[in-house]
Context: one part of a larger RNA
RNA sequence: CGUUGAAAAUUGAGAGGUCCCGACCCUAGUACGAGAGGACCGGGUAGGACAUACCAAUGGUGUACCAGUUGUUUGGUUCAAAGCAACGCUGGGUAGCUAAGUAUGGAAAAGAUAACCGCUGAAAGCAUCUAAGUGGGAAGCUUGCCUCAAGAUAAGUUUUUAUAUUGGUGAUAGAACAUCACUUCGAUAGGCUGAGUGUUUUAUUAGAGUAAUCUAAGAGCUGAUCAGUACUAAAAAUAAUA
Numbered sequence: 001c002g003u004u005g006a007a008a009a010u011u012g013a014g015a016g017g018u019c020c021c022g023a024c025c026c027u028a029g030u031a032c033g034a035g036a037g038g039a040c041c042g043g044g045u046a047g048g049a050c051a052u053a054c055c056a057a058u059g060g061u062g063u064a065c066c067a068g069u070u071g072u073u074u075g076g077u078u079c080a081a082a083g084c085a086a087c088g089c090u091g092g093g094u095a096g097c098u099a100a101g102u103a104u105g106g107a108a109a110a111g112a113u114a115a116c117c118g119c120u121g122a123a124a125g126c127a128u129c130u131a132a133g134u135g136g137g138a139a140g141c142u143u144g145c146c147u148c149a150a151g152a153u154a155a156g157u158u159u160u161u162a163u164a165u166u167g168g169u170g171a172u173a174g175a176a177c178a179u180c181a182c183u184u185c186g187a188u189a190g191g192c193u194g195a196g197u198g199u200u201u202u203a204u205u206a207g208a209g210u211a212a213u214c215u216a217a218g219a220g221c222u223g224a225u226c227a228g229u230a231c232u233a234a235a236a237a238u239a240a241u242a
Base pairs, nucleotide, nucleotide: 001151005161006160007159008158009157010156014148015147016146017145020048021047023045024044025043026042032037050105051104052103053102054101058099059098060097061096065092066091067090068089069088070085071084072083073082074081109143110142111141116136117135118134119133163239164238165237166236167183168182169181170180171179188233189232190231191229192228193227194226195225198221199220204217205216206215207214208213
């Protein structure tokens, strides 16, 4: 820019992805074979690698969470506290992200075939899978499964019928843009309150142990989690209205 208002939902021409691999058990020590050995077909089990998604659990990380601790500086002094030393070091750890973790997948089935194997069968009284006719047959091909998809310019179909944008608060989104939620008729973000989570020698209590010590309860603090609450910030403006 087009598809001849806008929005939403769809069909699927077409495109891409997937396509893997052995092992073991049963059938069966059967068929076969003198024996040694040892199946087809069919059924089942647990896996490897790969791919996709996810974070309930197991773990990792977690530099604005908690605790311990060394040196030094400030703090008039003893404290509390803070700065620097790799986050100073050490022990844990929420959300998020994540794998080594969890879940799922390759299929089944159908059709047309390749090599190949056939049936009937003449030319050529025989023979012949082929000439007429008619079957089987592969991880391959077309479908089937997943994703995208009407710029498929042959631009499809259906439904509804009036708003859209800038600005602002933000995240289920994100380099910018875009997308999505909200914008006082409001829980969008922050704050506050409560809950949760984490931390752990507050004090103390209970329990275990001969004891050192350990376990449980948990004061305080507690980023990203959950809920409530308009305290703060979401002022306003523009265009359109068939």
Molecule: large-subunit ribosomal RNA, domain VI
Organism: Ophirina amphinema